[in-house]
Two RNAs folded together computationally: RNase P RNA and transfer RNA, 410 nucleotides in total. The coordinates come from a structure-prediction model, not an experiment, and the mean pLDDT is 76.
RNA sequence: CGAGCGAGCCGGACGGCAGCGCAGAGGAACCCUCUGUGAGGAAAGUCCGAGCAUCACAGGGCAGGAUAGCUGCUAACGGCAGCCGAAGGCGACUUUAGGGAAAGUGCAACAGAAAGAUACCGCCGGAGCGAUCCGGUAAGGGUGGAAAGGCGAGGUAAGAGCUCACCGGCGCAGGGGAGACCCCGCGGCCCUGUAAACCCUAUCCGAUGCAACACCGACAGGAACAAUACACCGGCCCGGUGUGUUCCAAAGGGUGGCUGGAGCUAUGCGGCGACGCAUAGCCAAGAUAGAUUGCCGUUCAAGACAGAACUCGGCUUAUAGGCUCGGUCGCACC
RNA sequence: CGGGGUGUAGCGCAGGUGGUAGCGCACUUGACUGGGGGUCAAGGGGCCGCAGGUUCAAGUCCUGUCACUCCGACCA
Numbered sequence: 001c002g003a004g005c006g007a008g009c010c011g012g013a014c015g016g017c018a019g020c021g022c023a024g025a026g027g028a029a030c031c032c033u034c035u036g037u038g039a040g041g042a043a044a045g046u047c048c049g050a051g052c053a054u055c056a057c058a059g060g061g062c063a064g065g066a067u068a069g070c071u072g073c074u075a076a077c078g079g080c081a082g083c084c085g086a087a088g089g090c091g092a093c094u095u096u097a098g099g100g101a102a103a104g105u106g107c108a109a110c111a112g113a114a115a116g117a118u119a120c121c122g123c124c125g126g127a128g129c130g131a132u133c134c135g136g137u138a139a140g141g142g143u144g145g146a147a148a149g150g151c152g153a154g155g156u157a158a159g160a161g162c163u164c165a166c167c168g169g170c171g172c173a174g175g176g177g178a179g180a181c182c183c184c185g186c187g188g189c190c191c192u193g194u195a196a197a198c199c200c201u202a203u204c205c206g207a208u209g210c211a212a213c214a215c216c217g218a219c220a221g222g223a224a225c226a227a228u229a230c231a232c233c234g235g236c237c238c239g240g241u242g243u244g245u246u247c248c249a250a251a252g253g254g255u256g257g258c259u260g261g262a263g264c265u266a267u268g269c270g271g272c273g274a275c276g277c278a279u280a281g282c283c284a285a286g287a288u289a290g291a292u293u294g295c296c297g298u299u300c301a302a303g304a305c306a307g308a309a310c311u312c313g314g315c316u317u318a319u320a321g322g323c324u325c326g327g328u329c330g331c332a333c334c
Numbered sequence: 335c336g337g338g339g340u341g342u343a344g345c346g347c348a349g350g351u352g353g354u355a356g357c358g359c360a361c362u363u364g365a366c367u368g369g370g371g372g373u374c375a376a377g378g379g380g381c382c383g384c385a386g387g388u389u390c391a392a393g394u395c396c397u398g399u400c401a402c403u404c405c406g407a408c409c410a
Stems, first nucleotide, its partner, number of pairs: 001330003005326006012299007020038008040305001044316002047314005052209004059238004064205005069083005084098001085096004099200002104198002106194003120141002122137006149167002152164003168189001170187003174183003213256004221248005229243005263282008300303001335406007344359004353390001361377006383399005
């Protein structure tokens, strides 16, 4: 200098005029004045995990859902960190739904002789004058995503783990590690794929969601049916609990829940890290037809995706452009 | 704001346990008719909303994403 990898951050700035929501103070009586404050890293998708609230989540049985290497972190998690195995890259590094197919069942279309059970062609042996028949054989041909572990040598009538070396996989023993797993030795080659098919194993799971829910206030009229009924107890059954139910009309307003919390920032310490502990400081939207805006000027690198609605911890998705730091590879020079 | 459902031919819809995607109307051509309508016969048209993954193989299974649509305030 070029190429590439990983981590983190910013995502317009300054000023003028007019305006809006919330809180406090003052005037005052629902309108003014002043002060303070006023969107995001994703506020999004609502995919997981919690807080909070209501429901008798009473009991028995059957169903149902989620996760899936190991160790840890955390309030919890399907999240995160480190490690193991596998795959990709020269490398920095990246990706990984990664338990079980010798518990059982299903499926494997078409092609192919044959899809866990087999001989179409070929090869070899035998019978026969011959067509052909019987037997052996998975080395070769052909089909397929997949065809009896792979490759080489020996061996054989031809062949074959039939035997041997190396590799692969399985079982057993020994050693290392906290564990996933790794190393090594011996035996032996019976065991195709698919579990994001049913299923099995292990662990976990009550349902519904702030339009939850609590309180205040207004309206509370008419018709039909009826306890062998109706509703509820998450999907079903047993069992249980409660009580009028359905339709039409009217009414559908206000307050709380509503933001101080597993909170944020800085420093120190422990840990490889996720994270934890201690100290100090800070308070940062809370609306309910819904505020956070409009216009103008200056400047620069010319501004992307996008707008809170109960709140947190994650994940996923969208995102113009810019900045910082740490590794890797190649070339050149000292 | 919360919860659910659906995307397959021009339109309306099927495709339960993965194996080369159908039905009705519509469309094209031909025949019957003097012509139209109608009937009969033959035919064309789809990468199953989009993007990844699992699998030998995906409309179907899994994940993400986009669009459309429905329901939920009513209290003693």
It holds a member of the Rfam family "Bacterial RNase P class A". Rfam classes the family as a ribozyme.